The RNA shown here (Glycine riboswitch aptamer) has 88 nucleotides and comes from a soil metagenome. It matches the Rfam family "Glycine riboswitch aptamer". Rfam links the family to the GO term glycine biosynthetic process. The model forms 85% of the base pairs in the Rfam consensus.
C1' cells in the first nucleotide's frame, strides 16, 4: 500500500404529501419524495509553520480527529476517519 480480523464518536424516532400493511373511522406500521432543524469521523474544499522579500502586502507550499458543510450522516443494524492484530 491491498487483504483479513477486532475496537470506533456525533446529530430529529420534527413537519407535511404520496403508496403498502392494516382498517368502521381516527390511532398505528414500514417505504419513498419534499420543508424545516442538526451533525462532523467516508470523499471534497481552506489555512499555520516554512519558503521568497530588508520586514510588511503579495506571491510559493502546505497538516489535522481544527475549520467549512459540496457530498455524507442524524434509533438500532449498515457505513465510517482513525486505531491494534495477521497475512502479502
Nucleotide at each position: 500500500c491491498g487483504c483479513g480480523c477486532g475496537g470506533g464518536a456525533g446529530a430529529g424516532u420534527c413537519c407535511g404529501g404520496c403508496g403498502g400493511c392494516a382498517a368502521g373511522c381516527c390511532a398505528g406500521c414500514c417505504g419513498c419524495c419534499g420543508g424545516c432543524g442538526c451533525c462532523g469521523a467516508a470523499g471534497g474544499a481552506g489555512c499555520a509553520a516554512c519558503c521568497c522579500c530588508u520586514c510588511c502586502c503579495c506571491g510559493g507550499a502546505a497538516a489535522a480527529u481544527c475549520u467549512c458543510u459540496c457530498a455524507g450522516g442524524c434509533c438500532a443494524c449498515c457505513c465510517g476517519a482513525c486505531c491494534g492484530c495477521g497475512c502479502g